Large-subunit ribosomal RNA, domain VI from a Candidatus Bipolaricaulota bacterium, 252 nucleotides, folded computationally. Rfam family: Bacterial large subunit ribosomal RNA. Gene Ontology terms of the family: structural constituent of ribosome and ribosome. Lineage of the source: Bacteria > Bacteria candidate phyla > Candidatus Bipolaricaulota.
Context: one part of a larger RNA
């Protein structure tokens, strides 16, 4: 821009990519064949391996806006209590999120035409011959079946709804996210839980400061399974998502 009105949603599937694997061990069976040694075909089942995805329940990492402990020096006028610095100062632990070494699932079954190959009828050539006519099998390869994209597939498809004179709708602009480089996408946008606060919670981190008390003291013990808390989870207009514009179909 294009799909001969102009939009919302939902699809076909021409195409076009991805996978496609592999090992051992059982069982049938010490069976068939073989004098013995040895030892299957088919078929059934297990576990591994390797690729791949998705995912974080539970095992772990990480988790410089969470929790504690501690060393040094400097402030906060001194105790106490706190802050900054020092690789996050150093240590120990950890929500969310992301993530493997973790989990889970998947490389199944199964159809078609055939390779090499094994054959029915069969003439030519009274016989023979798988082939000349016809008919039948036959591979991890080939088309399909499974997964993803896919109508700009110019052959531009298909179904349903909406909107007919200023409207269906989208869009600017705000609030944001399991979306996200920046577009786009997804949820919202006062008839609202879209993001921040606040509330409860779940989880972490371990029992705060202040006081009392026992000790000469460092300390411990009670208050007190305390305080404090990022991201999660459920409420709950306290803030901010205001007012508002711009586009948008009478078609050959």
């Nucleotide at each position: 821009c294009g799909u001969a009105g102009g939009a919302g949603a939902c699809u076909u599937g021409a195409g076009a990519g991805g996978g496609a694997c592999u090992a051992u061990c059982u069982c049938u069976a010490g069976u068939a064949c073989g004098a013995g040694a040895g030892g299957a075909c088919c078929g059934a089942g297990a576990u591994a391996g390797c690729c791949a995805a998705a995912c974080c329940u539970a095992u772990g990492g990480u988790g410089u806006a969470c929790c504690a402990g501690u060393u040094g020096u400097c402030a906060c006028g001194c105790c106490a209590g706190u802050g900054g610095c020092a690789u996050c100062g150093c240590u120990g632990g950890g929500u969310a999120g992301c993530u493997a070494a973790g989990u889970u699932u998947g490389g199944u079954c199964u159809g078609g035409a055939u390779a090499a190959g094994c054959g029915c009828u069969g003439a030519a050539g009274g016989c023979a011959u798988c082939u000349a006519a016809g008919c039948a099998c036959g591979a991890a390869g080939c088309c399909g079946u499974c997964c993803u994209c896919a109508a700009g597939a110019c052959g531009a498809g298909g179904u349903c709804u909406c909107c007919a004179u200023a409207u269906a709708g989208a869009c600017c602009c705000c609030u944001u996210c399991g979306a996200g480089a920046c577009u786009a996408g997804g949820a919202g946008g006062u008839u609202g839980a879209u993001a921040g606060g606040c509330c409860g919670u779940a989880g972490g981190u371990g029992u705060a400061a202040g006081c009392a008390c026992a000790g000469c003291a460092a300390u411990g013990u009670g208050u007190u399974u305390a305080g404090c808390c990022g991201a999660g989870c459920g409420g709950u207009a306290c803030u901010a998502a205001u007012u508002g514009g711009u586009c948008g179909a009478a078609g050959u």